[in-house]
Context: one part of a larger RNA
RNA sequence: UUGGGUUUAAAGCGUCCGUAGCCGGUCUAGUAAAUCCUUGGGUAAAUUGUACUGUUUGGUGGUAUGAAUUUUGGGGAGAUUGCUAGACUUGGGACUGGGAGAGGUCGGAGGUACUCCAGGGGUAGGGGUGGGGUUUUGUAAUUCCUGGGGGACCAUUAGUGGUGAAGGUGUUUGAUUAGAAUGGAUUUGAUGGUGAGGGAUGAAGCCGUGGGGCACAAAUUGGAUUGGAUAUUUGGGUAGUCCACGGUGUAAAUGUUGUGAGUUUGGUGUUGGGGGUCCUAUGAGGGCGCCCAGUGCCGGAGAGAAGUUGUUAAGCUCGCCGUUUGGGGAGUACGGUCGUAAGACUGAAAUUU
Repeated sequence: UUGGGUUUAAAGCGUCCGUAGCCGGUCUAGUAAAUCCUUGGGUAAAUUGUACUGUUUGGUGGUAUGAAUUUUGGGGAGAUUGCUAGACUUGGGACUGGGAGAGGUCGGAGGUACUCCAGGGGUAGGGGUGGGGUUUUGUAAUUCCUGGGGGACCAUUAGUGGUGAAGGUGUUUGAUUAGAAUGGAUUUGAUGGUGAGGGAUGAAGCCGUGGGGCACAAAUUGGAUUGGAUAUUUGGGUAGUCCACGGUGUAAAUGUUGUGAGUUUGGUGUUGGGGGUCCUAUGAGGGCGCCCAGUGCCGGAGAGAAGUUGUUAAGCUCGCCGUUUGGGGAGUACGGUCGUAAGACUGAAAUUU
């Protein structure tokens, strides 16, 4: 490489956009490059069929002619692929109506708690623990009341609820902006799918510069525990967590399940939109049922080594990409690219079993 795989055994890039490439809806006409049929020429060698020949049969060898292979010319076919022209609407896009949403960015406002400061009331303890100690307090703590400053966070509502490509996203309000679903007697007319390279984005942590610092808290320090205690526990506490602008580019970045399309029994919840029908205190109301789109649970056939999965497939098919090939050595070494660094990406071998 062919092939077999890729939820859990090795293996789906964290996610999306997109270049080349590959693949591509329905109908009509043409063309005949691909394809197929027929016919003529040519067809080296190895291989191989048949006939003949040589040698003592076989084997081995030789001669002739075929097959396969490969190539070129003529004639034909018109389904499929390609190409050209025309048309279509189911895929895709655009427009439009009323709704849904913690989608993004920027600004304003608020809430409880915490902490600090000031004033007042008040007096001997307070903290903490399994029990204690370090510790705090007579310069008046803890506690109660009033006022002010500060930073972080956003209870209830809250829901296998919503929304976003993923990471993620939850007080409220304004501005701005993006996407999805649904309905349409609107419009375009294959404009599509995937995607090597490439680009964008990407939790936490860490790094740079400048702010901020209530609380928590790596490092660190004191007290206990213990044989010891670099832990656990406890009193403190610095980076950091917060904000702005950059960098890093990784996670059990998980549904451990790439993306797109079609197709294949069902039941029952729930979210958004749209119809139907009945009730009604006429409300943006309630009951029942249907359609589309999402999101759960159960489960049939089928699939699977089984656990399980099962219209949100891991069933049945097609297109494209990534990736895997025993365990260690090793996600290491070396080289390269990127990065301020930490490191990231790419990624072996000897050897061992």

Annotation:
Small-subunit ribosomal RNA, central domain from a metagenome, 353 nucleotides, folded computationally. Its Rfam family is "Bacterial small subunit ribosomal RNA".